[in-house]
RNA sequence: GCCCUCAUAGUUCAAUGGAUAGAACGGAGGCGUCCUAAGCUUUUGAUGUAGGUUCGAUUCCUACUGAGGGCA
Repeated sequence: GCCCUCAUAGUUCAAUGGAUAGAACGGAGGCGUCCUAAGCUUUUGAUGUAGGUUCGAUUCCUACUGAGGGCA
RNA backbone atom coordinates (compact mmCIF):
# COMPACT_ATOMS: atom_id res chain seq x y z
P G A 1 -0.65 3.79 3.60
O5' G A 1 -0.88 2.84 2.32
C5' G A 1 -0.70 3.35 1.00
C4' G A 1 -0.69 2.24 0.00
C3' G A 1 -1.93 1.36 0.00
O3' G A 1 -2.98 1.91 -0.74
C1' G A 1 0.00 0.00 0.00
P C A 2 -4.51 1.69 -0.35
O5' C A 2 -4.78 0.19 -0.83
C5' C A 2 -4.75 -0.14 -2.21
C4' C A 2 -4.88 -1.65 -2.41
C3' C A 2 -6.07 -2.30 -1.74
O3' C A 2 -7.28 -2.14 -2.43
C1' C A 2 -4.12 -3.57 -1.30
P C A 3 -8.63 -2.12 -1.69
O5' C A 3 -8.83 -3.62 -1.22
C5' C A 3 -8.99 -4.65 -2.17
C4' C A 3 -9.02 -6.02 -1.51
C3' C A 3 -10.06 -6.19 -0.40
O3' C A 3 -11.36 -6.42 -0.89
C1' C A 3 -7.99 -7.05 0.33
P C A 4 -12.62 -6.03 -0.02
O5' C A 4 -12.65 -7.12 1.14
C5' C A 4 -12.84 -8.49 0.84
C4' C A 4 -12.70 -9.35 2.07
C3' C A 4 -13.59 -8.96 3.25
O3' C A 4 -14.91 -9.42 3.10
C1' C A 4 -11.40 -9.34 4.01
P U A 5 -16.11 -8.62 3.76
O5' U A 5 -15.95 -8.98 5.30
C5' U A 5 -16.08 -10.31 5.76
C4' U A 5 -15.74 -10.42 7.24
C3' U A 5 -16.49 -9.49 8.16
O3' U A 5 -17.80 -9.95 8.46
C1' U A 5 -14.21 -9.45 8.71
P C A 6 -18.96 -8.91 8.73
O5' C A 6 -18.58 -8.33 10.17
C5' C A 6 -18.58 -9.17 11.31
C4' C A 6 -17.90 -8.50 12.48
C3' C A 6 -18.56 -7.23 13.00
O3' C A 6 -19.64 -7.51 13.85
C1' C A 6 -16.22 -6.90 12.81
P A A 7 -20.83 -6.39 14.01
O5' A A 7 -20.13 -5.25 14.89
C5' A A 7 -19.64 -5.55 16.19
C4' A A 7 -19.09 -4.29 16.85
C3' A A 7 -20.11 -3.20 17.11
O3' A A 7 -19.83 -2.55 18.35
C1' A A 7 -18.37 -2.36 15.75
P U A 8 -20.50 -3.11 19.70
O5' U A 8 -22.07 -2.93 19.47
C5' U A 8 -22.60 -1.65 19.14
C4' U A 8 -24.07 -1.63 19.49
C3' U A 8 -24.41 -2.22 20.85
O3' U A 8 -24.16 -1.30 21.92
C1' U A 8 -25.89 -3.11 19.26
P A A 9 -23.48 -1.85 23.24
O5' A A 9 -24.61 -1.75 24.36
C5' A A 9 -25.01 -0.50 24.87
C4' A A 9 -25.69 -0.60 26.22
C3' A A 9 -24.86 -1.25 27.31
O3' A A 9 -24.85 -0.41 28.46
C1' A A 9 -27.03 -2.19 27.24
P G A 10 -23.75 0.68 28.63
O5' G A 10 -22.65 -0.18 29.43
C5' G A 10 -21.43 0.41 29.88
C4' G A 10 -20.72 -0.62 30.74
C3' G A 10 -20.54 -1.96 30.07
O3' G A 10 -19.32 -2.03 29.35
C1' G A 10 -21.58 -2.26 32.19
P U A 11 -19.30 -2.82 27.92
O5' U A 11 -19.29 -4.36 28.34
C5' U A 11 -18.18 -4.91 29.03
C4' U A 11 -18.42 -6.38 29.31
C3' U A 11 -18.79 -7.22 28.10
O3' U A 11 -17.64 -7.65 27.37
C1' U A 11 -20.32 -7.65 29.85
P U A 12 -17.79 -8.02 25.80
O5' U A 12 -18.70 -9.33 25.80
C5' U A 12 -18.17 -10.55 26.30
C4' U A 12 -19.19 -11.67 26.12
C3' U A 12 -19.78 -11.79 24.74
O3' U A 12 -18.91 -12.49 23.83
C1' U A 12 -21.51 -11.90 26.34
P C A 13 -19.12 -12.24 22.23
O5' C A 13 -20.72 -12.20 22.11
C5' C A 13 -21.37 -12.62 20.94
C4' C A 13 -22.75 -13.12 21.28
C3' C A 13 -23.78 -12.89 20.19
O3' C A 13 -23.69 -13.85 19.16
C1' C A 13 -24.71 -12.33 22.30
P A A 14 -24.30 -13.51 17.71
O5' A A 14 -25.86 -13.68 17.99
C5' A A 14 -26.79 -12.88 17.36
C4' A A 14 -28.18 -13.20 17.83
C3' A A 14 -29.26 -12.68 16.91
O3' A A 14 -29.51 -13.58 15.85
C1' A A 14 -29.73 -12.04 19.13
P A A 15 -29.34 -13.06 14.32
O5' A A 15 -30.55 -12.02 14.14
C5' A A 15 -31.89 -12.43 14.39
C4' A A 15 -32.76 -11.23 14.60
C3' A A 15 -32.73 -10.19 13.49
O3' A A 15 -33.60 -10.52 12.42
C1' A A 15 -32.56 -9.13 15.61
P U A 16 -33.03 -11.08 11.03
O5' U A 16 -32.35 -9.85 10.26
C5' U A 16 -33.14 -8.94 9.52
C4' U A 16 -32.60 -8.77 8.13
C3' U A 16 -32.81 -9.98 7.21
O3' U A 16 -32.89 -9.55 5.84
C1' U A 16 -30.51 -9.59 7.45
P G A 17 -34.28 -9.12 5.16
O5' G A 17 -34.51 -7.54 5.34
C5' G A 17 -34.07 -6.81 6.47
C4' G A 17 -35.05 -5.67 6.76
C3' G A 17 -36.52 -5.97 6.46
O3' G A 17 -37.30 -5.36 7.48
C1' G A 17 -35.88 -3.97 5.38
P G A 18 -38.02 -6.35 8.50
O5' G A 18 -39.23 -5.49 9.02
C5' G A 18 -39.04 -4.54 10.09
C4' G A 18 -40.32 -3.80 10.40
C3' G A 18 -41.50 -4.73 10.77
O3' G A 18 -42.34 -4.05 11.71
C1' G A 18 -42.00 -3.56 8.78
P A A 19 -42.23 -4.42 13.21
O5' A A 19 -41.58 -3.09 13.79
C5' A A 19 -41.06 -3.12 15.11
C4' A A 19 -40.73 -1.71 15.58
C3' A A 19 -41.87 -0.71 15.39
O3' A A 19 -42.04 0.14 16.48
C1' A A 19 -40.01 -0.18 13.97
P U A 20 -43.53 0.41 16.97
O5' U A 20 -43.35 0.59 18.55
C5' U A 20 -42.27 1.34 19.07
C4' U A 20 -41.71 0.62 20.27
C3' U A 20 -40.49 -0.24 20.01
O3' U A 20 -39.45 0.03 20.93
C1' U A 20 -42.23 -1.52 21.02
P A A 21 -37.95 0.16 20.46
O5' A A 21 -37.38 -1.33 20.57
C5' A A 21 -37.70 -2.32 19.63
C4' A A 21 -36.57 -3.33 19.49
C3' A A 21 -35.89 -3.72 20.79
O3' A A 21 -36.60 -4.73 21.47
C1' A A 21 -34.24 -3.19 19.18
P G A 22 -37.37 -4.45 22.82
O5' G A 22 -37.10 -5.74 23.69
C5' G A 22 -37.81 -6.94 23.44
C4' G A 22 -36.90 -8.14 23.35
C3' G A 22 -36.09 -8.50 24.60
O3' G A 22 -36.88 -9.10 25.62
C1' G A 22 -34.73 -8.71 22.70
P A A 23 -36.34 -9.12 27.13
O5' A A 23 -35.26 -10.27 27.14
C5' A A 23 -35.63 -11.61 26.81
C4' A A 23 -34.44 -12.52 26.77
C3' A A 23 -33.58 -12.53 28.02
O3' A A 23 -34.14 -13.30 29.06
C1' A A 23 -32.21 -12.44 26.10
P A A 24 -33.86 -12.94 30.56
O5' A A 24 -32.36 -13.46 30.83
C5' A A 24 -32.05 -14.82 30.65
C4' A A 24 -30.57 -15.03 30.68
C3' A A 24 -29.82 -14.38 31.84
O3' A A 24 -29.90 -15.15 33.03
C1' A A 24 -28.70 -13.88 29.84
P C A 25 -30.08 -14.43 34.42
O5' C A 25 -28.64 -13.78 34.70
C5' C A 25 -27.52 -14.61 34.91
C4' C A 25 -26.23 -13.86 34.70
C3' C A 25 -25.99 -12.65 35.59
O3' C A 25 -25.59 -12.98 36.92
C1' C A 25 -25.44 -12.09 33.38
P G A 26 -26.13 -12.05 38.15
O5' G A 26 -25.58 -10.60 37.81
C5' G A 26 -24.21 -10.32 37.88
C4' G A 26 -23.89 -8.92 37.42
C3' G A 26 -24.50 -7.79 38.22
O3' G A 26 -23.84 -7.55 39.44
C1' G A 26 -24.75 -7.32 35.92
P G A 27 -24.66 -7.04 40.71
O5' G A 27 -25.15 -5.58 40.28
C5' G A 27 -24.21 -4.54 40.11
C4' G A 27 -24.91 -3.23 39.83
C3' G A 27 -26.02 -2.85 40.81
O3' G A 27 -25.51 -2.26 41.99
C1' G A 27 -26.79 -2.54 38.61
P A A 28 -26.32 -2.50 43.35
O5' A A 28 -27.68 -1.68 43.15
C5' A A 28 -27.66 -0.26 43.03
C4' A A 28 -29.07 0.29 42.86
C3' A A 28 -30.10 -0.23 43.85
O3' A A 28 -30.04 0.41 45.11
C1' A A 28 -30.98 -0.34 41.69
P G A 29 -30.54 -0.40 46.42
O5' G A 29 -32.13 -0.43 46.29
C5' G A 29 -32.87 0.77 46.30
C4' G A 29 -34.34 0.52 46.05
C3' G A 29 -35.01 -0.50 46.93
O3' G A 29 -35.31 -0.04 48.23
C1' G A 29 -35.67 -0.86 44.70
P G A 30 -35.33 -1.07 49.45
O5' G A 30 -36.61 -1.99 49.18
C5' G A 30 -37.91 -1.44 49.19
C4' G A 30 -38.94 -2.43 48.74
C3' G A 30 -39.02 -3.71 49.55
O3' G A 30 -39.76 -3.56 50.75
C1' G A 30 -39.04 -4.25 47.25
P C A 31 -39.43 -4.50 51.98
O5' C A 31 -39.95 -5.94 51.55
C5' C A 31 -41.33 -6.18 51.33
C4' C A 31 -41.59 -7.58 50.85
C3' C A 31 -41.07 -8.68 51.77
O3' C A 31 -41.96 -8.94 52.85
C1' C A 31 -40.46 -9.17 49.55
P G A 32 -41.42 -9.32 54.29
O5' G A 32 -40.50 -10.60 54.04
C5' G A 32 -41.08 -11.87 53.67
C4' G A 32 -40.01 -12.85 53.27
C3' G A 32 -38.95 -13.09 54.34
O3' G A 32 -39.37 -14.07 55.28
C1' G A 32 -37.88 -12.65 52.27
P U A 33 -39.39 -13.71 56.87
O5' U A 33 -37.84 -13.85 57.21
C5' U A 33 -37.21 -15.12 57.08
C4' U A 33 -35.73 -15.00 57.37
C3' U A 33 -35.35 -14.19 58.60
O3' U A 33 -35.49 -14.95 59.80
C1' U A 33 -33.99 -13.55 56.78
P C A 34 -36.17 -14.28 61.11
O5' C A 34 -35.07 -13.20 61.52
C5' C A 34 -35.38 -12.16 62.42
C4' C A 34 -34.11 -11.51 62.93
C3' C A 34 -33.13 -11.10 61.85
O3' C A 34 -33.44 -9.81 61.35
C1' C A 34 -31.98 -12.32 63.55
P C A 35 -33.32 -9.58 59.74
O5' C A 35 -31.75 -9.62 59.44
C5' C A 35 -30.90 -8.60 59.95
C4' C A 35 -29.45 -8.91 59.65
C3' C A 35 -29.14 -9.28 58.22
O3' C A 35 -29.00 -8.14 57.38
C1' C A 35 -28.08 -10.81 59.67
P U A 36 -29.48 -8.27 55.80
O5' U A 36 -28.42 -9.29 55.20
C5' U A 36 -27.07 -8.89 55.05
C4' U A 36 -26.21 -10.04 54.62
C3' U A 36 -26.59 -10.77 53.34
O3' U A 36 -26.22 -10.04 52.18
C1' U A 36 -26.03 -12.35 54.99
P A A 37 -27.15 -10.17 50.85
O5' A A 37 -27.02 -11.72 50.44
C5' A A 37 -25.82 -12.22 49.90
C4' A A 37 -25.84 -13.73 49.81
C3' A A 37 -26.89 -14.32 48.87
O3' A A 37 -26.47 -14.28 47.51
C1' A A 37 -26.91 -15.49 50.91
P A A 38 -27.60 -14.10 46.34
O5' A A 38 -28.39 -15.48 46.38
C5' A A 38 -27.73 -16.69 46.03
C4' A A 38 -28.62 -17.89 46.31
C3' A A 38 -29.97 -17.90 45.60
O3' A A 38 -29.86 -18.35 44.26
C1' A A 38 -30.28 -18.43 47.85
P G A 39 -30.72 -17.60 43.07
O5' G A 39 -32.24 -17.73 43.54
C5' G A 39 -32.86 -19.03 43.58
C4' G A 39 -34.24 -18.91 44.22
C3' G A 39 -35.17 -17.89 43.59
O3' G A 39 -35.81 -18.40 42.42
C1' G A 39 -35.18 -17.64 45.92
P C A 40 -36.18 -17.44 41.20
O5' C A 40 -37.38 -16.58 41.76
C5' C A 40 -38.62 -17.20 42.11
C4' C A 40 -39.57 -16.20 42.73
C3' C A 40 -39.80 -14.92 41.92
O3' C A 40 -40.74 -15.10 40.88
C1' C A 40 -39.40 -14.36 44.17
P U A 41 -40.61 -14.26 39.50
O5' U A 41 -40.91 -12.76 39.97
C5' U A 41 -42.22 -12.43 40.43
C4' U A 41 -42.24 -11.01 40.98
C3' U A 41 -41.78 -9.93 40.00
O3' U A 41 -42.78 -9.57 39.07
C1' U A 41 -40.77 -9.59 42.11
P U A 42 -42.38 -9.00 37.62
O5' U A 42 -42.00 -7.47 37.92
C5' U A 42 -43.00 -6.55 38.31
C4' U A 42 -42.38 -5.25 38.79
C3' U A 42 -41.51 -4.52 37.79
O3' U A 42 -42.26 -3.77 36.84
C1' U A 42 -40.41 -4.58 39.88
P U A 43 -41.65 -3.55 35.37
O5' U A 43 -40.35 -2.67 35.67
C5' U A 43 -40.48 -1.32 36.10
C4' U A 43 -39.16 -0.77 36.58
C3' U A 43 -38.10 -0.54 35.51
O3' U A 43 -38.30 0.69 34.84
C1' U A 43 -37.12 -1.62 37.37
P U A 44 -37.68 0.88 33.33
O5' U A 44 -36.13 1.04 33.63
C5' U A 44 -35.64 2.12 34.38
C4' U A 44 -34.14 2.00 34.56
C3' U A 44 -33.35 1.95 33.26
O3' U A 44 -33.06 3.26 32.80
C1' U A 44 -32.59 0.29 34.77
P G A 45 -33.61 3.73 31.30
O5' G A 45 -32.35 3.46 30.37
C5' G A 45 -31.08 3.95 30.75
C4' G A 45 -29.99 2.97 30.38
C3' G A 45 -30.04 2.50 28.94
O3' G A 45 -29.41 3.43 28.09
C1' G A 45 -29.78 0.65 30.39
P A A 46 -30.07 3.76 26.65
O5' A A 46 -29.15 2.96 25.62
C5' A A 46 -27.76 3.25 25.52
C4' A A 46 -27.10 2.31 24.55
C3' A A 46 -27.55 2.48 23.09
O3' A A 46 -26.81 3.50 22.46
C1' A A 46 -27.58 0.20 23.69
P U A 47 -27.52 4.40 21.26
O5' U A 47 -27.73 3.36 20.07
C5' U A 47 -26.98 3.48 18.86
C4' U A 47 -26.38 2.13 18.51
C3' U A 47 -25.82 2.03 17.10
O3' U A 47 -24.70 1.15 17.12
C1' U A 47 -27.52 0.44 17.35
P G A 48 -23.59 1.24 15.91
O5' G A 48 -22.69 2.48 16.34
C5' G A 48 -22.20 2.58 17.68
C4' G A 48 -21.06 3.56 17.73
C3' G A 48 -21.27 4.79 16.84
O3' G A 48 -22.01 5.80 17.52
C1' G A 48 -19.16 3.86 16.43
P U A 49 -23.08 6.69 16.67
O5' U A 49 -22.17 7.68 15.82
C5' U A 49 -21.31 8.61 16.47
C4' U A 49 -20.56 9.44 15.45
C3' U A 49 -21.39 10.00 14.31
O3' U A 49 -22.09 11.18 14.67
C1' U A 49 -19.46 9.01 13.43
P A A 50 -23.50 11.54 13.94
O5' A A 50 -23.08 11.91 12.46
C5' A A 50 -22.20 12.99 12.22
C4' A A 50 -21.89 13.11 10.74
C3' A A 50 -23.08 13.00 9.81
O3' A A 50 -23.81 14.20 9.73
C1' A A 50 -21.32 11.69 8.98
P G A 51 -25.26 14.21 9.02
O5' G A 51 -24.88 14.16 7.47
C5' G A 51 -25.78 13.65 6.54
C4' G A 51 -25.07 13.28 5.25
C3' G A 51 -25.95 12.53 4.26
O3' G A 51 -26.77 13.40 3.51
C1' G A 51 -23.96 11.36 4.53
P G A 52 -28.35 13.10 3.34
O5' G A 52 -28.39 11.93 2.27
C5' G A 52 -27.73 12.09 1.02
C4' G A 52 -27.53 10.78 0.31
C3' G A 52 -28.79 9.96 0.03
O3' G A 52 -29.51 10.45 -1.08
C1' G A 52 -27.10 8.54 0.84
P U A 53 -31.11 10.28 -1.12
O5' U A 53 -31.31 8.72 -1.35
C5' U A 53 -30.85 8.09 -2.53
C4' U A 53 -31.20 6.61 -2.52
C3' U A 53 -32.64 6.28 -2.18
O3' U A 53 -33.51 6.43 -3.29
C1' U A 53 -31.19 4.88 -0.95
P U A 54 -34.94 7.15 -3.15
O5' U A 54 -35.76 6.16 -2.23
C5' U A 54 -36.00 4.83 -2.64
C4' U A 54 -36.59 4.00 -1.52
C3' U A 54 -37.76 4.64 -0.78
O3' U A 54 -38.99 4.52 -1.48
C1' U A 54 -36.24 3.69 0.77
P C A 55 -39.97 5.82 -1.60
O5' C A 55 -40.49 5.96 -0.12
C5' C A 55 -41.33 7.07 0.26
C4' C A 55 -41.98 6.79 1.61
C3' C A 55 -41.04 6.25 2.68
O3' C A 55 -40.35 7.29 3.33
C1' C A 55 -42.94 4.88 2.58
P G A 56 -38.77 7.12 3.63
O5' G A 56 -38.80 5.95 4.73
C5' G A 56 -39.37 6.17 6.01
C4' G A 56 -39.46 4.90 6.78
C3' G A 56 -38.14 4.17 6.99
O3' G A 56 -37.40 4.72 8.09
C1' G A 56 -39.78 2.63 6.30
P A A 57 -35.82 4.87 7.98
O5' A A 57 -35.30 3.36 7.97
C5' A A 57 -35.58 2.51 9.10
C4' A A 57 -34.35 1.64 9.41
C3' A A 57 -33.14 2.44 9.87
O3' A A 57 -32.39 1.62 10.78
C1' A A 57 -32.63 1.29 7.90
P U A 58 -32.50 1.96 12.33
O5' U A 58 -31.47 0.90 12.99
C5' U A 58 -30.14 1.22 13.16
C4' U A 58 -29.26 -0.01 13.12
C3' U A 58 -29.11 -0.67 11.76
O3' U A 58 -28.08 -0.05 11.03
C1' U A 58 -29.60 -2.31 13.42
P U A 59 -28.23 0.11 9.38
O5' U A 59 -28.43 -1.40 8.88
C5' U A 59 -27.39 -2.35 9.03
C4' U A 59 -27.87 -3.73 8.66
C3' U A 59 -28.19 -3.87 7.16
O3' U A 59 -27.74 -5.13 6.70
C1' U A 59 -30.11 -4.41 8.48
P C A 60 -26.38 -5.14 5.80
O5' C A 60 -26.80 -4.33 4.48
C5' C A 60 -27.47 -5.00 3.40
C4' C A 60 -27.65 -4.05 2.25
C3' C A 60 -26.50 -3.06 2.00
O3' C A 60 -25.42 -3.69 1.27
C1' C A 60 -28.54 -1.90 1.92
P C A 61 -23.91 -3.15 1.45
O5' C A 61 -23.89 -1.75 0.73
C5' C A 61 -24.05 -1.67 -0.68
C4' C A 61 -23.94 -0.23 -1.13
C3' C A 61 -22.70 0.52 -0.64
O3' C A 61 -21.55 0.23 -1.41
C1' C A 61 -24.62 1.86 -0.31
P U A 62 -20.08 0.30 -0.74
O5' U A 62 -19.85 1.86 -0.53
C5' U A 62 -19.76 2.72 -1.66
C4' U A 62 -19.54 4.15 -1.22
C3' U A 62 -18.45 4.38 -0.20
O3' U A 62 -17.15 4.38 -0.77
C1' U A 62 -20.36 5.60 0.41
P A A 63 -15.89 3.88 0.10
O5' A A 63 -15.60 5.12 1.07
C5' A A 63 -15.24 6.37 0.51
C4' A A 63 -15.33 7.47 1.55
C3' A A 63 -14.53 7.23 2.83
O3' A A 63 -13.15 7.52 2.68
C1' A A 63 -16.69 7.97 3.39
P C A 64 -12.03 6.70 3.48
O5' C A 64 -12.24 7.25 4.97
C5' C A 64 -12.03 8.61 5.26
C4' C A 64 -12.56 8.96 6.63
C3' C A 64 -11.97 8.17 7.80
O3' C A 64 -10.69 8.66 8.20
C1' C A 64 -14.31 8.28 8.03
P U A 65 -9.63 7.65 8.84
O5' U A 65 -10.28 7.32 10.27
C5' U A 65 -10.45 8.32 11.23
C4' U A 65 -11.10 7.77 12.48
C3' U A 65 -10.49 6.50 13.04
O3' U A 65 -9.31 6.75 13.80
C1' U A 65 -12.83 6.29 13.01
P G A 66 -8.14 5.66 13.73
O5' G A 66 -8.71 4.46 14.61
C5' G A 66 -8.98 4.65 15.98
C4' G A 66 -9.76 3.50 16.56
C3' G A 66 -9.16 2.12 16.36
O3' G A 66 -8.11 1.83 17.27
C1' G A 66 -11.45 2.04 15.85
P A A 67 -6.98 0.74 16.84
O5' A A 67 -7.73 -0.65 16.93
C5' A A 67 -8.19 -1.14 18.17
C4' A A 67 -8.87 -2.48 18.02
C3' A A 67 -8.12 -3.53 17.24
O3' A A 67 -7.08 -4.17 17.98
C1' A A 67 -10.33 -3.50 16.47
P G A 68 -5.78 -4.77 17.18
O5' G A 68 -6.34 -6.04 16.42
C5' G A 68 -6.86 -7.14 17.15
C4' G A 68 -7.52 -8.15 16.23
C3' G A 68 -6.66 -8.69 15.11
O3' G A 68 -5.73 -9.68 15.52
C1' G A 68 -8.78 -8.13 14.27
P G A 69 -4.34 -9.87 14.67
O5' G A 69 -4.80 -10.52 13.29
C5' G A 69 -5.33 -11.83 13.27
C4' G A 69 -5.88 -12.19 11.91
C3' G A 69 -4.89 -12.17 10.75
O3' G A 69 -4.05 -13.31 10.70
C1' G A 69 -6.89 -11.10 10.10
P G A 70 -2.62 -13.19 9.97
O5' G A 70 -2.93 -13.14 8.41
C5' G A 70 -3.51 -14.26 7.75
C4' G A 70 -3.82 -13.93 6.32
C3' G A 70 -2.64 -13.48 5.47
O3' G A 70 -1.84 -14.55 5.01
C1' G A 70 -4.49 -12.06 5.09
P C A 71 -0.30 -14.36 4.69
O5' C A 71 -0.28 -13.45 3.39
C5' C A 71 -0.78 -13.96 2.17
C4' C A 71 -0.69 -12.92 1.07
C3' C A 71 0.67 -12.25 0.88
O3' C A 71 1.60 -13.06 0.17
C1' C A 71 -1.01 -10.61 0.87
P A A 72 3.15 -13.01 0.51
O5' A A 72 3.58 -11.57 0.00
C5' A A 72 3.53 -11.24 -1.39
C4' A A 72 3.72 -9.77 -1.62
C3' A A 72 5.01 -9.17 -1.07
O3' A A 72 6.11 -9.40 -1.91
C1' A A 72 3.20 -7.80 -0.48
The RNA shown here (transfer RNA) has 72 nucleotides and comes from a Patescibacteria group bacterium. The organism belongs to Bacteria candidate phyla, within Bacteria. Rfam family: tRNA. Rfam classes the family as a transfer RNA. The prediction has a mean pLDDT of 81. The RNAcentral record of the sequence draws on ENA.